[in-house]
Context: one part of a larger RNA
RNA sequence: CCAUGGUCAAGGAACUCGGCAAAAUAGCACCGUAACUUCGGGAGAAGGUGUGCCCACGAGUAGGUGAAGUCCCUAGCGGAUGGAGCUGAGGUGGGUUGCAGUGACCAGGCGGCAGCGACUGUUUACUAAAAACACAGGACUCUGCGAACUCGAAAGAGGACGUAUAGGGUCUGACGCCUGCCCGGUGCCGGAAGGUUAAGGGGAGGGGUGAGAGCUCUGAACCGAAGCCCCGGUAAACGGCGGCCGUAACUAUAACGGUCCUAAGGUAGCGAAAUUCCUUGUCGGGUAAGUUCCGACCUGCACGAAUGGCGUAACGACUGCCGCGCUGUCUCGACCAUGGGCUCA
Numbered sequence: 001c002c003a004u005g006g007u008c009a010a011g012g013a014a015c016u017c018g019g020c021a022a023a024a025u026a027g028c029a030c031c032g033u034a035a036c037u038u039c040g041g042g043a044g045a046a047g048g049u050g051u052g053c054c055c056a057c058g059a060g061u062a063g064g065u066g067a068a069g070u071c072c073c074u075a076g077c078g079g080a081u082g083g084a085g086c087u088g089a090g091g092u093g094g095g096u097u098g099c100a101g102u103g104a105c106c107a108g109g110c111g112g113c114a115g116c117g118a119c120u121g122u123u124u125a126c127u128a129a130a131a132a133c134a135c136a137g138g139a140c141u142c143u144g145c146g147a148a149c150u151c152g153a154a155a156g157a158g159g160a161c162g163u164a165u166a167g168g169g170u171c172u173g174a175c176g177c178c179u180g181c182c183c184g185g186u187g188c189c190g191g192a193a194g195g196u197u198a199a200g201g202g203g204a205g206g207g208g209u210g211a212g213a214g215c216u217c218u219g220a221a222c223c224g225a226a227g228c229c230c231c232g233g234u235a236a237a238c239g240g241c242g243g244c245c246g247u248a249a250c251u252a253u254a255a256c257g258g259u260c261c262u263a264a265g266g267u268a269g270c271g272a273a274a275u276u277c278c279u280u281g282u283c284g285g286g287u288a289a290g291u292u293c294c295g296a297c298c299u300g301c302a303c304g305a306a307u308g309g310c311g312u313a314a315c316g317a318c319u320g321c322c323g324c325g326c327u328g329u330c331u332c333g334a335c336c337a338u339g340g341g342c343u344c345a
Base pairs, nucleotide, nucleotide: 001340002339003338004337005336006335007334008333010331011330014329019326027051028050029049030048031047036041038174052096053095054094055093056092057091063087064086065085069081070080071079072078073076097101109324110323111322112321113320114319115318116316117315121133122132137172138171139170140169141168142167143166149158150157151156175311176310177309178308180241181240182239185238186237187234188233189232190231191230194229195228196227200223201222205218206217207216208215209214242260243259244258245257246256269303270300281297282296283295284294285293
């Protein structure tokens, strides 16, 4: 010096990305427990008090166990009664002792405000456990049964020995309040008309050859599916949800007006947000001092409603901020123990 343990004056997070690590808390009994809440919870909330041993009292008491004996029958390893013996708390009062009585081991730190996800679960076997996945619940859609769908050239099988309260696919993700406008594009669904159109049908007409019959080549109308065009529907389908100018008796702002464009111009709710560039926005709170945090404002570069919006008790080895307790994290280091390393043999 390294590793692993142990102790420390005064201070107590000043350490650090961050209390990481350590310290602290801890059992049992009793007292006592807030906001909020889905009335279950939150709760072991928080915060307190007691805890050893001896004596006395009740009294070897309450309780536990349950022998002999007796009775009954279905005659048993049976039932009932019976209480011997053994065991044995808790409580009250008094005393006593140590620094210390859950004397060692074992054995929750707590609280407040936010974000995300409802929850218990699941995951990157070997750097990620999470706000990711799943989830009950919601919705759309397909499927009438030899189902849809999946595997398989097929037979066949799964679906299912199920039958629309069933099965498949997709999205959302408890619960509460809700889920606006746009069908122009794309997709899907519907449409006995019309347009376009392949093979095929059809053959007017034309060419070659031949003496001719013929053989052969070519070929216009017209008829001819699906698809596409076309006409509608559909957004919890993919998706989308404007600009400029003016205006009120201070100023500022603009309920109001004008104009251009669009399929329609973002409703509710939320908002410097896991989203805000400018930005450490501005104001308030907390600090002596706060790019973080909390509450507001709204100028939303570039929130927004099942790619769900906004809330939400409970829950979380999740993330941010603050406080109490506690400490060698630190000021700032010291010492002890064991094992290494190192030096010497």
A computed fold for a 345-nucleotide part of an RNA from a Pseudomonadota bacterium, annotated as large-subunit ribosomal RNA, domain IV. The RNAcentral record of the full RNA draws on ENA. NCBI's taxonomy places the organism under Bacteria, Pseudomonadati, Pseudomonadota.